[in-house]
RNA sequence: CUCUUAUUCAGAGGCGGCGGAGGUACAAAGGACCUGUGAAACCGCGGCAACCCCGUUUUACGGAAGGUGCCAACCUGAGCGAGAUAUCUCGAACAAUAAGGG
Repeated sequence: CUCUUAUUCAGAGGCGGCGGAGGUACAAAGGACCUGUGAAACCGCGGCAACCCCGUUUUACGGAAGGUGCCAACCUGAGCGAGAUAUCUCGAACAAUAAGGG
C1' cells in the first nucleotide's frame, strides 16, 4: 500500500513539555465553532474503552500487565442502489479503528 472481517453506541485532559498557525475523520464546498490567553504534529504523565491479550465455572462473565486506539460539540451538502413517491427513509460507497492475510 492492498484484500477480508468486525465496529463506528458510549466513555475519558481546557495537564505539562516542545512547536509556532492552523484545527474540528466521514465527496467537493460552505456554515458554525476552537485557536498567539498559543492550532496541528510529536513527547511525558493521567484517564477512557476493551480489538488483540489475560483469567474463569467458556453461546458468557470478569480483568487491564502488555500491543494498538481514543480523550470539545456540530450543521448543510452532490452523486450511486432500493423502497415508498416530486420529498423522505434505508443501504452501499467513501472515511476511521482493530484483527488476520498478501
Predicted 3D model of a 102-nucleotide RNA (SAM riboswitch aptamer (S box leader)). The coordinates come from a structure-prediction model, not an experiment, and the mean pLDDT is 77.